Context: one part of a larger RNA
RNA sequence: UUGGGCGUAAAAAGUGCGUAGGUGGUUUCUUAUGUUUAUUGUCAAAUAUUAAAGCUUAACUUUAUAAAGGCAUUAAAAACAAUUUAACUUGAGUAUGAUAGAGGCAGAGGGAAUUUCUAGUGUAGCGGUGAAAUGCGUAGAUAUUAGAAGGAACACCAUUGGCGAAAGCGCUCUGCUAGGUCAAUUACUGACACUGAGGUACGAAAUCCAGGGUAGCAAAUAGGAUUAGAUACCCUAGUAGUCCUGGAUGUAAACGAUGUAUACUAAAUGGUGUUUAUGCACUGUUAAAGCUAACGCGUUAAGUAUACUGCCUGGGGAGUACGCUUGCAAUAGUGAAACUC
Numbered sequence: 001u002u003g004g005g006c007g008u009a010a011a012a013a014g015u016g017c018g019u020a021g022g023u024g025g026u027u028u029c030u031u032a033u034g035u036u037u038a039u040u041g042u043c044a045a046a047u048a049u050u051a052a053a054g055c056u057u058a059a060c061u062u063u064a065u066a067a068a069g070g071c072a073u074u075a076a077a078a079a080c081a082a083u084u085u086a087a088c089u090u091g092a093g094u095a096u097g098a099u100a101g102a103g104g105c106a107g108a109g110g111g112a113a114u115u116u117c118u119a120g121u122g123u124a125g126c127g128g129u130g131a132a133a134u135g136c137g138u139a140g141a142u143a144u145u146a147g148a149a150g151g152a153a154c155a156c157c158a159u160u161g162g163c164g165a166a167a168g169c170g171c172u173c174u175g176c177u178a179g180g181u182c183a184a185u186u187a188c189u190g191a192c193a194c195u196g197a198g199g200u201a202c203g204a205a206a207u208c209c210a211g212g213g214u215a216g217c218a219a220a221u222a223g224g225a226u227u228a229g230a231u232a233c234c235c236u237a238g239u240a241g242u243c244c245u246g247g248a249u250g251u252a253a254a255c256g257a258u259g260u261a262u263a264c265u266a267a268a269u270g271g272u273g274u275u276u277a278u279g280c281a282c283u284g285u286u287a288a289a290g291c292u293a294a295c296g297c298g299u300u301a302a303g304u305a306u307a308c309u310g311c312c313u314g315g316g317g318a319g320u321a322c323g324c325u326u327g328c329a330a331u332a333g334u335g336a337a338a339c340u341c
Stems, first nucleotide, its partner, number of pairs: 004312003007295002012309001014202004021195003025088003031082001033081002035077004040072004050064005091192001092189004096183004103177007110154001115149007125136002162169002207248006216242002221237004259308006267286008290297002314341003323334003
């Protein structure tokens, strides 16, 4: 390796784009590289195979032969793969016409609420809890009315609704910008495709650097409680942070724990989009066959197949050590062994 697997047992890279490589639609022509058939040569002897013979038999010894295979040579075949030529339109893409959307970036605007401040009314409490206390308040709080400031988030609509490669995206308007879907008895290109080692781009939260900002919330911290103790849960405060700009980090139960693409395999029933279609695209539910250890999956497959990539090989030691790469650091990537059960 023949011959295993990856939803939950070990195992799908967080996600795209894409180089090399691997794989690749229909018809025709060419070559003969792979491929197939045959010829010749060679692959020492012994051993091994087959058939005999010789030692009483066997082992053993001797004699003879075949097949398959490797390499080279020559001759042929042309289906398949490859190559060359000429075409095709179904795969893929472009144009045209419609269309849905929290897709992205920037700018402008809006109202509700919290907080603070100013002024009025008003008087002794407020707040908080299981109960309290710390705390705030006669220097006039809480409550209430009017006004102002500032920051952050956008109620209802709202959805098993939508969009995006994923991360993610939700007040309104405007500008810029990317992708998708549908339609045709339309036009064009003519295999331009699939996957993708390296590579490159994006990548929640937290964290880091520089400069701003800071209403609310809130690690750390302080105080009050609780308790045997209470470095907690509860309460009162509260700084980083949360927000913005420009960089860094590159990880998450980054999950559908399910790689991408294509084809095929019963039905029924919701939703969204579309020039109403017996359709197409997307998104749900139930279920046939089939699959599965079971749970369950089931045209959005975990079914039946093909192509390519990634990954797994008992538990712990360990995602550790060492080395290398990355980073300001924190870390991240790669990634063992001894030993032990």

The part of an RNA shown here (small-subunit ribosomal RNA, central domain) has 341 nucleotides and comes from Trachelomonas ellipsoidalis. It matches the Rfam family "Bacterial small subunit ribosomal RNA". NCBI's taxonomy places the organism under Eukaryota, Spirocuta, Euglenophyceae, Euglenaceae, Trachelomonas.